A computed fold for a 107-nucleotide RNA from Ectothiorhodospira shaposhnikovii, annotated as Guanidine-I riboswitch aptamer. Its mean pLDDT, the model's own confidence on a scale to 100, is 84.
RNA sequence: CCAAUGGGUGACUAGGGUUCCGGCCCGCCGCAUGGCGGGUGACUGGUCCGAGAGUUGCCGACCUCCUCUUCCUGGGGGUUACACGGCGGGACAAAAGCCCGGGAGAU
Numbered sequence: 001c002c003a004a005u006g007g008g009u010g011a012c013u014a015g016g017g018u019u020c021c022g023g024c025c026c027g028c029c030g031c032a033u034g035g036c037g038g039g040u041g042a043c044u045g046g047u048c049c050g051a052g053a054g055u056u057g058c059c060g061a062c063c064u065c066c067u068c069u070u071c072c073u074g075g076g077g078g079u080u081a082c083a084c085g086g087c088g089g090g091a092c093a094a095a096a097g098c099c100c101g102g103g104a105g106a107u
Stems, first nucleotide, its partner, number of pairs: 007059006015049002020046002022043001023040007060080007082102001084105001088100003
């Protein structure tokens, strides 16, 4: 100076809305503690969605050591960096740090 790799995924959280549950409101029925229908997410919640730049685990990759004549296999250790970021559009019920997107742009 150049090339290549710099990856995948689970759990969770920030966050998100409103399909379902629940709450609340209205109406009807009912002896009733209940049932049915409608509305409501500027209803705390449960289900649900959920991070490139959040947490953590596993796998993979690379380096190294041991096992082994060597190779293969197996095992141990290490590394896996940095990262400011719209508008707008898209999906699911809908929205979002989801996807477009490590994009456009900035430095």